[in-house]
Small-subunit ribosomal RNA, central domain from an uncultured bacterium, 352 nucleotides, folded computationally. Its Rfam family is "Bacterial small subunit ribosomal RNA". Gene Ontology terms of the family: ribosome and structural constituent of ribosome. The prediction has a mean pLDDT of 86.
Context: one part of a larger RNA
Order: sequence, then structure tokens, then C1' cells
RNA sequence: UUGGGCGUAAAGAGCUCGUAGGUGGUUUGGUAAGUCAAAUGUGAAAUCUCCACGCUCAACGUGGAGGGGCCAUUCGAUACUGCCAUGACUUGAGUUCGGUAGGGGAAUGUGGAAUUCCUGGUGUAGCGGUGAAAUGCGCAGAUAUCAGGAGGAACACCCGUAGCGAAGGCGGCAUUCUGGGCCGAUACUGACACUGAGGAGCGAAAGCGUGGGGAGCGAACAGGAUUAGAUACCCUGGUAGUCCACGCCGUAAACGGUGGGCACUAGGUGUGGGACCCUUUCGACGGGUUCCGUGCCGUAGCUAACGCAUUAAGUGCCCCGCCUGGGGAGUACGGCCGCAAGGCUAAAACUC
Repeated sequence: UUGGGCGUAAAGAGCUCGUAGGUGGUUUGGUAAGUCAAAUGUGAAAUCUCCACGCUCAACGUGGAGGGGCCAUUCGAUACUGCCAUGACUUGAGUUCGGUAGGGGAAUGUGGAAUUCCUGGUGUAGCGGUGAAAUGCGCAGAUAUCAGGAGGAACACCCGUAGCGAAGGCGGCAUUCUGGGCCGAUACUGACACUGAGGAGCGAAAGCGUGGGGAGCGAACAGGAUUAGAUACCCUGGUAGUCCACGCCGUAAACGGUGGGCACUAGGUGUGGGACCCUUUCGACGGGUUCCGUGCCGUAGCUAACGCAUUAAGUGCCCCGCCUGGGGAGUACGGCCGCAAGGCUAAAACUC
């Protein structure tokens, strides 16, 4: 390579947009490039197959016949694929109109609880902490309690295997700006689609740069304990950081450990968002149908098993990514990126 695979054995890129490319709905006509058929040419010999013969057989050898791929030319076929139509269609896709749910995003403002600190009042000897203690704080008046003030960060209950978002992620309240979804209507466009090598953008936490901010928490650090030791677990403190603005970094068990799209294949039961029907005097509640989402259980089927099972890991098609024994190693070297930390790409010797 052929092949076989990727939930857990090696293997799905963190996510999206999108270039090239690959793939692509229904129908009519044309064309005949792919495809199929025929003929001719070519396809050296040896080799291969069959037959006959020769070495005592065989291997081997000799002779004859046959077969074969690619290619070229000519003449045909037109189901499928392609191409042409300045052809057509509406179910894919999109637009429009009417509704609708939501912690989707950005900015500004604002609220209460709590912690800490400051000021003042009351008040007196302890407080704090632990398995037990000690370090620590406190007669210079702490802890407790009341009143006032300052400041920062996070939003209890509601809160739900509930919702929204492509993923990361998103939660007090209000306003402004703004993205996407779903349902219904079917008015419009008429295949405008799917995927996506490179590429671009987004991307938790930690970390970095500049300038702010700093209540609580808290790497590092210091002290107290524990212990044989204790560079830990526990306690008392505490710097960076955590917060904001702008700019970098570009990684995670970035996980559903499951790439995206389309179609098909028993059901049952919850729950979120719509539409319709029945019931009801009307409505709520309730019952049913249907579309979209999110869970649980389960049939066929699949699976090494566990399990998955209309939200597939079932049955198929299209496109991309990735794997190929363990260690060495996600390392060295080189290149690209980065302020750095480092990231991306990515071996070999050797060894089992």
C1' cells in the first nucleotide's frame, strides 16, 4: 500500500466560518467524455494454459495451438455518471409574513443580604482555633452587641437530569443595542445544497505586558502543631493572583472520552417550547394528534464484553480528521508562532 478500524483496547481536530477539492434533488431534449459492445492493429522471445514428442520417469527440453492487460483507430449502444440548454419543476436550501420561549452576547445604571475595615455607644476578660493544642488577637479594652460610615467581590431562596449557546460557557434587578432557534402560514426564489485540505475567527483556568483596584479567599512564604522525619494533610497569618480596561497566550479529563450532513428501522414513560382538535356556557384543568428540544426504560439489530438502541455505538450514502506493539517521546533537531512561559509540526539510535 491493499485492508481493518477510531464510546472504554492505538485512533474524532476544543468549536465554528469558509477557499480549493470531493459529493450532490425531480424532469425533458441534445451530446457521447466516462461506461458497455464489436472489428482491426499492437501486445518480441522466454514465462503461463492445453496437446503432442524427446531425455528409462519426473523435473527439464523441443514443436504446435491458445489466452491475457494497457494503448491506438474505426463503427455502434445510451440505462447510469458527466457536459450543454441564455430548458422546466418544487419536495432540499433560503427569503417573506404572523407568533413564541430562553442564565445567548455587549454596554450602562441600580438593589439587598453577608464578610472585612473605620468611627462612636454599651460592656469586661477573655476571644479564636483543634482530634487535642499552640502560634495569633485582647486591659493601649478585644470577642459579643447597637448605631453610622467606607470599600470590593459574589448574587441565597426561585433552581429543575429545567432553559440558552457552535464550543468555551451563561444566573440579583432594570434599560439600550444585538445574534440565533422553534412553531404556524404557505406568498416568493428555484438546487442557490452537504462536507471542507490549506486559511480565518472564537476559545475555561492558569500565566504574561501596561495601568487601575484589592473586601473575602489565597499558590509562594513565615510561624504553630502532627510525625521517626513532615519541605504535606490540620491551625494562625499572608504576597502574587483572583476583580476592571486594553493587549498577548491558545492549552484542558476543551468529555457524550462518541466529527459533520441526509435517509431509513418496534414501542413505553417523564419534562421544556409551539400549533391544531375534543371536552367545558366561556375559560382554567384534563384528553388526543403533530413539529422541535431534553432525559429514562426497552425490541430488532449491533458489540470482545460493558453497553448502545429514532438524541444509535442499528441499516446505508457523501465529505473531512485520525490510528497501525510498549518504552525512548508528544521528546531531540529544524521550521513557524510567542515578550516570556511555552505552543504547533515531529523523528531516530537504542531497548523489551